[in-house]
Molecule: SAM riboswitch aptamer (S box leader)
Organism: Terrilactibacillus laevilacticus
RNA sequence: CUCUUAUGAAGAGUGGCGGAGGGACUGGCCCAAUGAAGCCCGGCAACCUUUCAUUAAUAUAUGAAAAGGUGCCAAAUCCAGCAAUACUCGUGAGGUAUUGAGAAAUGAGAG
Numbered sequence: 001c002u003c004u005u006a007u008g009a010a011g012a013g014u015g016g017c018g019g020a021g022g023g024a025c026u027g028g029c030c031c032a033a034u035g036a037a038g039c040c041c042g043g044c045a046a047c048c049u050u051u052c053a054u055u056a057a058u059a060u061a062u063g064a065a066a067a068g069g070u071g072c073c074a075a076a077u078c079c080a081g082c083a084a085u086a087c088u089c090g091u092g093a094g095g096u097a098u099u100g101a102g103a104a105a106u107g108a109g110a111g
Stems, first nucleotide, its partner, number of pairs: 001111007013041001015040003021031003025081004042073003047069003050065005077103001082100007089092001
C1' cells in the first nucleotide's frame, strides 16, 4: 500500500512542555492567545492477546479483570458530499426526513 471483516449518538485532565494552527478531502459549520498542532504525564474504553468465573467440555458462548499489543480523550465519523423513497415550497438540478451506498478512521486477519 491492497484485499476481507467488525465497529462508530456512550466514555476520558481547569496537569507540564510548547507556541499557531486544527477538525482526512471538498463545501458548510465550528474549535483555537481564556493557548491550536506536537511531545510528556494522566485518563477512557475493551478490538486483539492473556488470566479468572459460569458451562459436560482444552470447542463455543456469556461475564469479570485491565497485565501485554493497538486505539481513543470538542461537536454523531461535527454535518453534507452518490442513489432511492416520502413530505414540502417561494418550482430551484430548491428544502426537510428516512434508508442504502461511498469516502475516511480504528481493530483483527490475509497478501